Context: one part of a larger RNA
RNA sequence: GGAUGAACGCUAGCGGCAGGCUUAACACAUGCAAGUCGAGGGGCAGCGCGGGGUGGCAACACCUUGGCGGCGACCGGCGGAAGGGUGCGUAACGCGUGAGCGACAUGCCCGUUGCCCGUGGACAACCGGUGGAAACGCCGACUAAUCCACGAUGGGACGAGUUGCUGCAUGGCAGCUCGUUGAAAGUUACGGCGGCGACGGAUUGGCUCGCGUCCGAUUAGCUGGUUGGCGGGGUAACGGCCCACCAAGGCGACGAUCGGUAGGGGUUCUGAGAGGAAGGUCCCCCACAAUGGAACUGAGACACGGUCCAUACUCCUACGGGAGGCAGCAGUGGGGAAUAUUGCACAAUGGGCGAAAGCCUGAUGCAGCAACGCCGCGUGAGGGAAGACGGUUUUCGGAUUGUAAACCUCUGUUUUCGGUGACGAAGAAUGACGGUAACCGAGUAGGAAGCCACGGCUAACUACGUGCCAGCAGCCGCGGUAAUACGUAGGUGGCAAGCGUUAUCC
Numbered sequence: 001g002g003a004u005g006a007a008c009g010c011u012a013g014c015g016g017c018a019g020g021c022u023u024a025a026c027a028c029a030u031g032c033a034a035g036u037c038g039a040g041g042g043g044c045a046g047c048g049c050g051g052g053g054u055g056g057c058a059a060c061a062c063c064u065u066g067g068c069g070g071c072g073a074c075c076g077g078c079g080g081a082a083g084g085g086u087g088c089g090u091a092a093c094g095c096g097u098g099a100g101c102g103a104c105a106u107g108c109c110c111g112u113u114g115c116c117c118g119u120g121g122a123c124a125a126c127c128g129g130u131g132g133a134a135a136c137g138c139c140g141a142c143u144a145a146u147c148c149a150c151g152a153u154g155g156g157a158c159g160a161g162u163u164g165c166u167g168c169a170u171g172g173c174a175g176c177u178c179g180u181u182g183a184a185a186g187u188u189a190c191g192g193c194g195g196c197g198a199c200g201g202a203u204u205g206g207c208u209c210g211c212g213u214c215c216g217a218u219u220a221g222c223u224g225g226u227u228g229g230c231g232g233g234g235u236a237a238c239g240g241c242c243c244a245c246c247a248a249g250g251c252g253a254c255g256a257u258c259g260g261u262a263g264g265g266g267u268u269c270u271g272a273g274a275g276g277a278a279g280g281u282c283c284c285c286c287a288c289a290a291u292g293g294a295a296c297u298g299a300g301a302c303a304c305g306g307u308c309c310a311u312a313c314u315c316c317u318a319c320g321g322g323a324g325g326c327a328g329c330a331g332u333g334g335g336g337a338a339u340a341u342u343g344c345a346c347a348a349u350g351g352g353c354g355a356a357a358g359c360c361u362g363a364u365g366c367a368g369c370a371a372c373g374c375c376g377c378g379u380g381a382g383g384g385a386a387g388a389c390g391g392u393u394u395u396c397g398g399a400u401u402g403u404a405a406a407c408c409u410c411u412g413u414u415u416u417c418g419g420u421g422a423c424g425a426a427g428a429a430u431g432a433c434g435g436u437a438a439c440c441g442a443g444u445a446g447g448a449a450g451c452c453a454c455g456g457c458u459a460a461c462u463a464c465g466u467g468c469c470a471g472c473a474g475c476c477g478c479g480g481u482a483a484u485a486c487g488u489a490g491g492u493g494g495c496a497a498g499c500g501u502u503a504u505c506c
Stems, first nucleotide, its partner, number of pairs: 001506004006502005013377005020369001021335001026333003030330003035078003040075002043071002047069003050065006085288003094213008104205002109201007117151005127140005156181011186193002214260003221251003226248004231243003263285004267278004290311005313324004341367001343366003349363001350361004380410004390401004414447001416442005424433001450495005455476003461490005471478002
């Protein structure tokens, strides 16, 4: 000098854009953050319409009725594995980069092709009974389906045999025969929307390997499923991943093991570069969801707002027993030098479900707060010497503040008031932002400058006060009676809605 997710002191007019718990992965009141489909189903709690009945002159009230619109709860489907948060752990195939899978999976989507025949069953809801303070159950009876099961068919898979082609080693592909095994679901306003098998694609993922990836040797030896084999189990798949048996191996000064620290990268800062430092926001990957463990469901999880167990903590309780998990968005306490609103909207983009209308969406789009940063603008412009008054200083002549002010002329960025008023919405409708931005008109220089420094480094000097005191200070050093170094004033220099200080990196 540059830089910062900064903080502190003094000061502060506006706008645009960006960023805002670096500390306690500390504990959390409250609200919201994941639902949706009636065009899968049985139904009808609530609402509306229609029908019926009773009362009433009528308006209307009440009762009843799934007939219709719809629909709480329930069965079923898809989605809750994405999106959002955090950086605890991890020195590792975690990440980066380049390869491999002849050892793999892939819901929704796309293409090709074939099929959708028949039978049976259960469990909710509802009803009856019953336990409990509650959370939540229990018993009995009934029932539908795109729920479940069975049979049929099946070009797939597996096994055996055989033939051909071929590669990059374990192999791959195709044909034939035999055997085994394995499918499906309906709905419709008849246009469709769906269901099942197979092959292919796309996407996403799983696994393996080469290389790279912090500090310590005041850590030198480490290792028993350890290293390999054979056979099995398990998995989508390879593999000591797991197991039985067998062998005795495997790693290490090219740093094993141990200890410490740490999410990694794209990137960011600095620097002429080489390098050094950092990993906040944004993007990719990984890990985690009070702590530890486990599996279930599923195409996908060992699952933040799912389940089970244990532990700690908090809460409710009728003391028998229960409930909870903000490292989602706001917000609270606490910690801290320090970090925001319990806001608006689904209008846009995107996501889930749905045929759609649409519903949901603290993702997202916006607004709010704080100069936290970057950028831009303003606080007026031109003229104006009696060089006014005042201040400071003085050798008392003057010098300086200083064209600075007053005064004259002008402008209206901005501010204020009034009016018009968007783009963002491809499309008839739909705009949170927002009566915002912008534009037009009016009015007045009116509302808008500070901070630090002035001994040398380093740009900028005098006076007074003080008297090794009070104090300053980044280094050298100032202060003990004329201090350009302390304090104040005037002046000057620098930067400017900021200026200084502190911290950290280069």